[in-house]
Molecule: transfer RNA
Organism: Triticum aestivum
RNA sequence: GCCGUCUUAGCUUAGUUGGUAGAGCGCAUGGCUUUUAACCAUGUGGUCGUGGGUUCGGGUCCCACAGACGGCG
Repeated sequence: GCCGUCUUAGCUUAGUUGGUAGAGCGCAUGGCUUUUAACCAUGUGGUCGUGGGUUCGGGUCCCACAGACGGCG
């Protein structure tokens, strides 16, 4: 220098053929317990990496850029 994959909640991640973004863990409050842990209940969560394009509608399709990982030279 060229090519490919990935980027979604604090963390790990799901998201089908474009149609109102989910889970587990965590965290907060309450219950239980002598207390902690565990367990139970309720609650808490997102500019979907950034910018643009296409579309009635974009996490999803297209382009550029940034970052991570890998391959070729």